[in-house]
RNA sequence: UACGAUAAUGGCAAACUUAUCGAAAGGUAAGGACGCAAAGCUACGGGUCUACGGUUUUAUGAAGCUAUGAUCGCCGGGUUACCGAAA
Numbered sequence: 001u002a003c004g005a006u007a008a009u010g011g012c013a014a015a016c017u018u019a020u021c022g023a024a025a026g027g028u029a030a031g032g033a034c035g036c037a038a039a040g041c042u043a044c045g046g047g048u049c050u051a052c053g054g055u056u057u058u059a060u061g062a063a064g065c066u067a068u069g070a071u072c073g074c075c076g077g078g079u080u081a082c083c084g085a086a087a
Stems, first nucleotide, its partner, number of pairs: 001087001003084002011036002016031006034073001040079003044076003047071003053066005
């Protein structure tokens, strides 16, 4: 430090369960650990997910499109940070 160890101190917490918020995606809390050297923060760019609302179609069952919603543990950017072997 733009680096990452069979190091040390620790940290976070997937799936799942319970409760709760939400139309949903998903979020929050508790339990729980698959993993993570930024699996800290940020929705700035892309991707992906959902469609309350809007709109189109319809055989009126529904279907398609759409983000202002969500996702940072999908990727990148921005930003902050513990330790110090090798490089």
Molecule: c-di-GMP-I-GGC riboswitch aptamer
Organism: Domibacillus robiginosus